[in-house]
Context: one part of a larger RNA
RNA sequence: CUGGGUGUAAAGGGAGUGUAGGCGGGAUUGUAAGUCAGAUGUGAAAACUAUGGGCUCAACUCAUAGACUGCAUUUGAAACUGCGAUUCUUGAGUGAAGUAGAGGUAAGCGGAAUUCCUAGUGUAGCGGUGAAAUGCGUAGAUAUUAGGAGGAACAUCAGUGGCGAAGGCGGCUUACUGGGCUUUAACUGACGCUGAGGCUCGAAAGCGUGGGGAGCAAACAGGAUUAGAUACCCUGGUAGUCCACGCUGUAAACGAUGAUUACUAGGUGUGGGGGGACUGACCCCUUCCGUGCCGGAGCAAACGCAAUAAGUAAUCCACCUGGGGAGUACGGCCGCAAGGUUGAAACUC
Numbered sequence: 001c002u003g004g005g006u007g008u009a010a011a012g013g014g015a016g017u018g019u020a021g022g023c024g025g026g027a028u029u030g031u032a033a034g035u036c037a038g039a040u041g042u043g044a045a046a047a048c049u050a051u052g053g054g055c056u057c058a059a060c061u062c063a064u065a066g067a068c069u070g071c072a073u074u075u076g077a078a079a080c081u082g083c084g085a086u087u088c089u090u091g092a093g094u095g096a097a098g099u100a101g102a103g104g105u106a107a108g109c110g111g112a113a114u115u116c117c118u119a120g121u122g123u124a125g126c127g128g129u130g131a132a133a134u135g136c137g138u139a140g141a142u143a144u145u146a147g148g149a150g151g152a153a154c155a156u157c158a159g160u161g162g163c164g165a166a167g168g169c170g171g172c173u174u175a176c177u178g179g180g181c182u183u184u185a186a187c188u189g190a191c192g193c194u195g196a197g198g199c200u201c202g203a204a205a206g207c208g209u210g211g212g213g214a215g216c217a218a219a220c221a222g223g224a225u226u227a228g229a230u231a232c233c234c235u236g237g238u239a240g241u242c243c244a245c246g247c248u249g250u251a252a253a254c255g256a257u258g259a260u261u262a263c264u265a266g267g268u269g270u271g272g273g274g275g276g277a278c279u280g281a282c283c284c285c286u287u288c289c290g291u292g293c294c295g296g297a298g299c300a301a302a303c304g305c306a307a308u309a310a311g312u313a314a315u316c317c318a319c320c321u322g323g324g325g326a327g328u329a330c331g332g333c334c335g336c337a338a339g340g341u342u343g344a345a346a347c348u349c
Stems, first nucleotide, its partner, number of pairs: 003321004007303002012317001014201004021194003025088007033081002035077008048066007091191001092188003095184005103177007110154001115149007125136002162169002206247006215241002220236004258316006266294011298305002322349003331342004
């Protein structure tokens, strides 16, 4: 390079947006760049292939033909692709009418609980464990009652329930705000899909500056356990966890399954809409969108997947190509740092 692949064997980018590029719906018409056909010229010779000849054969060599798969010019064809024009509505979008939701940002408010403080009652223990001890307590603890402070998180509802592109999102109220779904078919008329780079978002931990600090808790200290115990258990406890602004840019960032479109048996639950039927909110029938389970064909090494495909096809992107060395070294880029990203080789099996 070609091929074959990417749920679990190596392999889907963490996610979106979008540039270049690639690919792209129905009809009519023109053009003739791609495409196809013919003709002409050229495509040196040698070599090559076929046939025949010459050296006694062969190698070698000679002749003829083919081939040289190409290029240029020219004549034509017009299905497909391209390009130009006209047009259509089913893809896409807009409008209108509804609708569900922990989608986002900001501000305010609430109750339970933990801890601490003050006061009352009250007295000798409390706490903790497998058992203990460290620890707390006669300077009055634990328990209990009342009041206060402060921070963080929001029990029940709660659900293989909902929303979001992913990360993720859960007390209540208000303001601002993004997206979806259903119905309709008024409008635009292919405006679409994907997307190398780029840009934006991106859990936790970590970093910078300034706040905050109830509980929890790396590090650390002590008590146990043990042969030892730099652990598991216990008593404490600092960063951190929280807020604002900035950085970092990684995760088993997982459905270990890229995005989009079409098609391909069924059954059963659940969330949000629409339509029908009905006396009726129910039940029933039907339809669209989501989310689960089971299962046929098909696929698969098997496990399993199975209309939410890992089935059948198409387009575009990303990635893989034996194990170790190694996601290391070197260099580049990014970062305050930690480090991230790109990413080898020798050697070895």
Notes
The part of an RNA shown here (small-subunit ribosomal RNA, central domain) has 349 nucleotides and comes from an uncultured bacterium. Its Rfam family is "Bacterial small subunit ribosomal RNA". The full RNA is in RNAcentral, with records from ENA, Greengenes and SILVA.